This is a predicted structure of a 684-nucleotide part of an RNA (large-subunit ribosomal RNA, domain II) from a Patescibacteria group bacterium. Lineage of the source: Bacteria > Bacteria candidate phyla. The coordinates come from a structure-prediction model, not an experiment, and the mean pLDDT is 84.

[in-house]
Context: one part of a larger RNA
RNA sequence: GCCGGCGAGUUAUAUCAGCAUGCAAGCAUAAGUCAUUUUGAAUGACGGAUGCGUAGUGAAAGCGAGCUUGAAUAGAGCGUUAAGUAUGUUGGUAUAGACCCGAAACUGGGUGAGCUAACCAUGACCAGGGUGAACUUCGAGUAAAAUCGGAGGGAAGCCCGCACCGUUGUAUGCUGCAAGAUGCUCGGAUGAGUUGUGGUUAGAGGUAAUAUGCCUAUCGAACCCAGAGAUAGCUGGUUCUCCCCGAAAUAUAUUUAGGUAUAGGGUCGUGUGAAUCUGCGAGGGGGUAGAGCACUGAUUUGGUGUAUCCGGCUUCGGUCGGAGCAUCUAGUCAAACUUCGAAUACCUCGUAGCACUACACGGCACUCAGCAGCUGGGGGCUAAGCUCCAGCAGCGAGAGGGUAACAAUCCAGACCUACAGCUAAGGUCUCUAAUGAAUAUUAAGUGGUAAAGGAAGUGUUUUUCCUAAAACACCUAGGAGGUCGGCUCAGAAGCAGCCAUCCUUUAAAGAAAGCGUAACAGCUCACUAGCCUAGGAAAAGCGCGUCGAAAAUAUAAGGAGGCUAAAUAUUCAACCGAAGCUUAGGAUUUCUAAUUUAUUUUAGGAGUGGUAGGGGAGCGUUCUGUGUGCUGUGAAGAUCAGCCGUAAGGACUGGUUGGAGCGAUCAGAAGUGAGAAUGCCGGC
Numbered sequence: 001g002c003c004g005g006c007g008a009g010u011u012a013u014a015u016c017a018g019c020a021u022g023c024a025a026g027c028a029u030a031a032g033u034c035a036u037u038u039u040g041a042a043u044g045a046c047g048g049a050u051g052c053g054u055a056g057u058g059a060a061a062g063c064g065a066g067c068u069u070g071a072a073u074a075g076a077g078c079g080u081u082a083a084g085u086a087u088g089u090u091g092g093u094a095u096a097g098a099c100c101c102g103a104a105a106c107u108g109g110g111u112g113a114g115c116u117a118a119c120c121a122u123g124a125c126c127a128g129g130g131u132g133a134a135c136u137u138c139g140a141g142u143a144a145a146a147u148c149g150g151a152g153g154g155a156a157g158c159c160c161g162c163a164c165c166g167u168u169g170u171a172u173g174c175u176g177c178a179a180g181a182u183g184c185u186c187g188g189a190u191g192a193g194u195u196g197u198g199g200u201u202a203g204a205g206g207u208a209a210u211a212u213g214c215c216u217a218u219c220g221a222a223c224c225c226a227g228a229g230a231u232a233g234c235u236g237g238u239u240c241u242c243c244c245c246g247a248a249a250u251a252u253a254u255u256u257a258g259g260u261a262u263a264g265g266g267u268c269g270u271g272u273g274a275a276u277c278u279g280c281g282a283g284g285g286g287g288u289a290g291a292g293c294a295c296u297g298a299u300u301u302g303g304u305g306u307a308u309c310c311g312g313c314u315u316c317g318g319u320c321g322g323a324g325c326a327u328c329u330a331g332u333c334a335a336a337c338u339u340c341g342a343a344u345a346c347c348u349c350g351u352a353g354c355a356c357u358a359c360a361c362g363g364c365a366c367u368c369a370g371c372a373g374c375u376g377g378g379g380g381c382u383a384a385g386c387u388c389c390a391g392c393a394g395c396g397a398g399a400g401g402g403u404a405a406c407a408a409u410c411c412a413g414a415c416c417u418a419c420a421g422c423u424a425a426g427g428u429c430u431c432u433a434a435u436g437a438a439u440a441u442u443a444a445g446u447g448g449u450a451a452a453g454g455a456a457g458u459g460u461u462u463u464u465c466c467u468a469a470a471a472c473a474c475c476u477a478g479g480a481g482g483u484c485g486g487c488u489c490a491g492a493a494g495c496a497g498c499c500a501u502c503c504u505u506u507a508a509a510g511a512a513a514g515c516g517u518a519a520c521a522g523c524u525c526a527c528u529a530g531c532c533u534a535g536g537a538a539a540a541g542c543g544c545g546u547c548g549a550a551a552a553u554a555u556a557a558g559g560a561g562g563c564u565a566a567a568u569a570u571u572c573a574a575c576c577g578a579a580g581c582u583u584a585g586g587a588u589u590u591c592u593a594a595u596u597u598a599u600u601u602u603a604g605g606a607g608u609g610g611u612a613g614g615g616g617a618g619c620g621u622u623c624u625g626u627g628u629g630c631u632g633u634g635a636a637g638a639u640c641a642g643c644c645g646u647a648a649g650g651a652c653u654g655g656u657u658g659g660a661g662c663g664a665u666c667a668g669a670a671g672u673g674a675g676a677a678u679g680c681c682g683g684c
Base pairs, nucleotide, nucleotide: 001684002683003682004681005680006679011096012095013094014093015092016091017090018089019088020087021086022085023084026052027051028050032046033045034044035043036042056063057062066078067077068076069075099237100236102234106227107226108225109224110223111222117201118200119199120198121197122196123195124194125193126191128160129159130158131156135152136151137150138149139148140147164188165187166186169184170183171182172181203219205215206214207213212221240618241617242616243615244614245613250263251262252261253260254259264367265366266364267363268362269361270360271359272358275357277353278352279351280350281349282348283347284346290340291338292337296334297333298332299331300330302328303327304326305325306324308323309322310321311320312319313318370395371394373392374391375390376389377388378387379386400411401410402409415586416585417584418583420582421581422580426576427575428574429561430560431559435573436572437571438570439569440568441567447563453547454546457544458543459542460541461540462539463538464537465536466535475530476529477528478527480504481503482502485499486498487497510525513524514523515522587608588607589606590605591604592603593602594601619673621670622669623668624667625666629662630661637657638656639655640654641653643650644649
């Protein structure tokens, strides 16, 4: 891992509600006793203690269809006008382990120092080598010492290094040789050394040269058993079928925030009987969007005035400028401004449609982590697959078609069957179902990512100007003189800079638009003529394109092939396309009408996606009662094939196997249904 088996809402008591049954102004007995008997604590009888109900009210005395309050004859509160009770059963709740499994822990009583820590008692062990303390002695030396040298001597938590004890570094090992080892290397090795045996210390504890270390592979408090099924607002799991309806992820509160309570939203029952919803009509209040500046503030331009303030000049008389304030004019801004002011929404009434609701009471829940989208906003950076509100439709709990793939987007809400038809979104060259036409645009593979900005891309619209008295472009020629204007300057001659910018000759030519020189010179330009010949110049708008354009595994920014339309714009006509709609058949829920009443049948209408969850109807298993049956001429079980039922399932049937019991019907009782729980046990 697979297969098989086992594996989770039970039982008791009390109580609430529904249903069934008995009796009913009453209903029921409990413990217990007696009898019977199939001996099963079974059945029957007795037992009226007691409980609920039949009357309430008041704190109570009490009074009573009334009572209480009160001074009250007032008012008010609770009553009077509806049948209960017992048993059974179903669904809840409470108390119990209370659907099952699961802690870490807590408490009690015991068991442990054969591992390890420390200690006690008694034993054992430490190759070899080196250094050479005290002390002794001899010699030298001294007045005596000190001191020096030789020899002996053999100290030391001394040195090197086996055994022994340890374990520094590294490699291997890491389903190991090993739940801590092995190789090499390394520390101690006469000591605070190592070690054998026996003993002592015990968990709220011991021991500890303290590492929270160790106390039998267990240690921030050992292990075993018990309390014990501790508790778990937490995680996981919770077993057959079909039918009807179908949520929530919000408010308030919470030692509350992943829990719970009440409300909101679901379902079932009862009642009321349209009270609901939608459209239309009528009537309302508002201060949002917008707009505006009349208030509150902010704010730009120009003017006027000014007893205020500042500054300049001053002949101290004033005058000029600025600020502030006021006012006029023109122009703006505001969530906490409003002279104004919608659309929606909301409220009331009327009317129409539909029957789907609505409301009240009662039973049972679930929900309190929501999420992306569009719209109106707050926070943030008008950031976020961000966060917080409001409105809406969705996913959640929704399948189908489109979007290549893709909870939320677009279309559309799946009862079943069909080798029938029509459409939606979206598509119609091939993959891939289905296409043609017309007129334009694009040349960029734009289409098939992106901005500010750039550009004689291209199409189109508009405006102005020049032009056969010859435009525009090229080419030829001219582009002069006063004059090197004046100033400045080393120089300044059209062309560093400042000022001025005239006149003349002309077809035309600036006291010069650019290059250039140290300054000149030189080359162009404006302007003119000639040549040529038919359109040209400038500007604005719109459509489509172009550049701007760099990312990490591989094209990879059309799903692909590929496309010049199979791109884009406008238009026309077809077609394809879904579980939508229609057609044909069938099932089922509910309402209405008729029918029959043992609740069937017929017709019509509306339905039948679904998580949590509510409600309804069934299937199957084991045992019991009932009772018809089957069975060695082959029961149960196993297996294969076919058949029946909407499903759980069923059995007539047949084949093979098996070898002794097993069922229909109607009821009853449950150890009653397995795929999941890192489930448990077994097999492989």